The part of an RNA shown here (small-subunit ribosomal RNA, 5' domain) has 522 nucleotides and comes from a Flavobacteriaceae bacterium. It was read from a public genome assembly. It matches the Rfam family "Bacterial small subunit ribosomal RNA". Its family is annotated with ribosome and structural constituent of ribosome in the Gene Ontology. Model confidence (mean pLDDT): 84 of 100.
[in-house]
Context: one part of a larger RNA
RNA sequence: GGAUGAACGCUAGCGGCAGGCAUAAUACAUGCAAGUUGUACGGGAUUGGGGGGCUUGCUCCCCAUGAGAGUGGCGUACGGGUGCGUAACGGGUAUGCAACCUGCAUCCAACUGGGGGAUAGCCCCUCGAAAGAGGGAUUAAUACCGCAUAACAUGGUUAAGAGGCAUCUCUUGGCCAUCAAAGCUCCGGCGGUUGGAUAUGGGCAUGCUUGACAUUAGGUAGUUGGCGGGGUAACGGCCCACCAAGCCUACGAUGUCUAGGGGGUCUGAGAGGAUGUUCCCCCACACUGGUACUGAGACACGGACCAGACUCCUACGGGAGGCAGCAGUAGGGAAUAUUGGUCAAUGGGCGAAAGCCUGAACCAGCCAUGCCGCGUGCAGGAUGACGGCCCUCUGGGUUGUAAACUGCUUUUGUACGGGAAGAAUAAGCUCUACGUGUAGAGUGAUGACGGUACCGUAAGAAUAAGGAUCGGCUAACUCCGUGCCAGCAGCCGCGGUAAUACGGAGGAUCCAAGCGUUGUCC
Numbered sequence: 001g002g003a004u005g006a007a008c009g010c011u012a013g014c015g016g017c018a019g020g021c022a023u024a025a026u027a028c029a030u031g032c033a034a035g036u037u038g039u040a041c042g043g044g045a046u047u048g049g050g051g052g053g054c055u056u057g058c059u060c061c062c063c064a065u066g067a068g069a070g071u072g073g074c075g076u077a078c079g080g081g082u083g084c085g086u087a088a089c090g091g092g093u094a095u096g097c098a099a100c101c102u103g104c105a106u107c108c109a110a111c112u113g114g115g116g117g118a119u120a121g122c123c124c125c126u127c128g129a130a131a132g133a134g135g136g137a138u139u140a141a142u143a144c145c146g147c148a149u150a151a152c153a154u155g156g157u158u159a160a161g162a163g164g165c166a167u168c169u170c171u172u173g174g175c176c177a178u179c180a181a182a183g184c185u186c187c188g189g190c191g192g193u194u195g196g197a198u199a200u201g202g203g204c205a206u207g208c209u210u211g212a213c214a215u216u217a218g219g220u221a222g223u224u225g226g227c228g229g230g231g232u233a234a235c236g237g238c239c240c241a242c243c244a245a246g247c248c249u250a251c252g253a254u255g256u257c258u259a260g261g262g263g264g265u266c267u268g269a270g271a272g273g274a275u276g277u278u279c280c281c282c283c284a285c286a287c288u289g290g291u292a293c294u295g296a297g298a299c300a301c302g303g304a305c306c307a308g309a310c311u312c313c314u315a316c317g318g319g320a321g322g323c324a325g326c327a328g329u330a331g332g333g334a335a336u337a338u339u340g341g342u343c344a345a346u347g348g349g350c351g352a353a354a355g356c357c358u359g360a361a362c363c364a365g366c367c368a369u370g371c372c373g374c375g376u377g378c379a380g381g382a383u384g385a386c387g388g389c390c391c392u393c394u395g396g397g398u399u400g401u402a403a404a405c406u407g408c409u410u411u412u413g414u415a416c417g418g419g420a421a422g423a424a425u426a427a428g429c430u431c432u433a434c435g436u437g438u439a440g441a442g443u444g445a446u447g448a449c450g451g452u453a454c455c456g457u458a459a460g461a462a463u464a465a466g467g468a469u470c471g472g473c474u475a476a477c478u479c480c481g482u483g484c485c486a487g488c489a490g491c492c493g494c495g496g497u498a499a500u501a502c503g504g505a506g507g508a509u510c511c512a513a514g515c516g517u518u519g520u521c522c
Base pairs, nucleotide, nucleotide: 001522002521003520004519006518007517008516009515010514013374014373015372016371017370018369019367020366021332026330027329028328030327031326032325035074036073037072040071041070047064048063049062050061051060052059053058081285082284083283090210091209092208093207094206095205096204097203100202101201105198106197107196108195109194110193111192112191113147115145116144123136124135125134126133127132153178154177155176156175157174158173159172160171161170162169163168183190184189211257212256213255218248219247220246223245224244225243226242228240229239230238260282261281262280263279264275265274266273267272287308288307289306290305291304310321311320312319313318338364340363341362342361346360347358348357349356350355377408378407379406380405387399388398389397390396391395414458415457416456417455418454422449428443429442430441431440432439433438434437466511467510468509469508470507471492472491473490477506478505479504480503481502487494488493
C1' cells in the first nucleotide's frame, strides 16, 4: 500500500447492487417449513331445493352439495440447514467395471384371461387421566393371494461360430425348469404387466495429487494371502470355516495434534504466500450412540425401534419431545437482522385438469457492513466589511470572494398529477388444416413487490459535512497554558519555564458520508 462476513470511537443527506452468529454442533416458548389425489376405493356429516305421510314437528323418498376421517397410489431420499466428525479414494483430476443398479421420462415389441379370502373405515362394546389399546359384527378397491397363458426374461444344460484381458464375453440354435397384470372413464383417453433400448442419477475400483510434528520408529492376528462358502445391485476378509505366514515402514509406517475438500477469493510483476464468508460442485451430520424396516433410491433433519442425557405432562399406573428449516427467545460474545408479504414470476410435489401445497423462490423490513453513483449549489461580488488569530502594533498580515449583496439553476427534498415492464405457449370457447389428436389463428383470467420505479408540474438556496492529522518518516505552523507534572507515542522519541511532539485556540493538510483506531492476511 492492498484486502476484510469485521468490531470500536466520532459523525451522517439519498439511491442502486451485494452482504449480515466467524463465539455455544448451547438450550429452545410460539407459529409456519410436505403434501396431493373423489378420473383408484368403501362411504358420507352438513346445507339447499322438490315431493309424500301427517300426531305440525317428526318421518320417508328424490335431486344437488359434498366437510372431516379411513384404505390405496405417488411424493416425503428433492428442495432447505450446518461444518460436529473426517488427513480419508473424503476431495481434485484421469481412467476402468469381462463386477453393478436406476422410480418418473422417451422409443420399440408383446400381453392385459378368469377367480378367491380378508381388512381399515362405519356400527356395537370394553379398558385408560391421557397417549392410546383390545374385542365382536359387517364392507370396497389400481390393497392382498392362488390359477391360466408366456419369451428375445432368469437359471441349468448342450451344439456351432466370433472376440478378448486370466477368471471369461458376445451371436445363433435345441431341451428342461421358474415367474405377469388393474382397472377408471365425460369413450377422446388415462392407466397396468413383461422384455429391450436411450437418457438421467447413482454404486464400486484404480493411477497421480491433497496438513503439522521424528522431542512419534517400529506397527499389524481378520492382520496379509489362498481354498470353499455366506452376503450384496455388484467386486472384495465385507463376513465365516479351514490352510499358509505373511503385510506396511526412513520415498516416513504407526502415533499425536490440527482441519470438511474443490471451483474460487485476497495479495504479489511473477513464482509464491494466505484463505475457503456469499454463489456453484462433492462429502459428512441431523439431541448423543446403535439398529434395521419400507422403498427404484435412506440405514432416512420435520419416519420407526432400543439405550443414554435433558425438558415437559400426569389421576403416579404411564406418556410426550428434538429449530445444524424460516422467523423468533434465552445464553455466550467486541459482534451479526423481521415471530413480515405472496405463490404474481422461476422451480418442485401430487393431480387428466381446474387446482392444492411450497419460510424453495420472489419480494418487502432492519444495519454506512462493503462497493458504486449523486448531492450538500453555480456565477458575479473588495469599503479586501465586522469578528477571530498573529505581528516589528496610529499600522499591517491572515481567515478571504469567504460573507453581506446581485443574478441563475432545482439534481436532491417537499407538494400535486399521471403511472409501468416483469404476463406467457394456462384452462375454457370459436374457427381452420390435415391425419382421427395434434398443429395454427382468434378470444380469454391472473401482479406479492406497488400507486413502487419512472414521467410531468409548482415554489424555493431552499432539506443536507464531518473525521483524522500538522517534530522526522509524512502533505500540513504559530500563539497561549503546563513545567520530567499533566500527558503523547507506530518507530525514533517529546515534556525538568519561550514545547511547530502534551492541552486549548487560530490557521493549514489529507480524505469525505464518511473518517480514524484495533484485530487478521499478503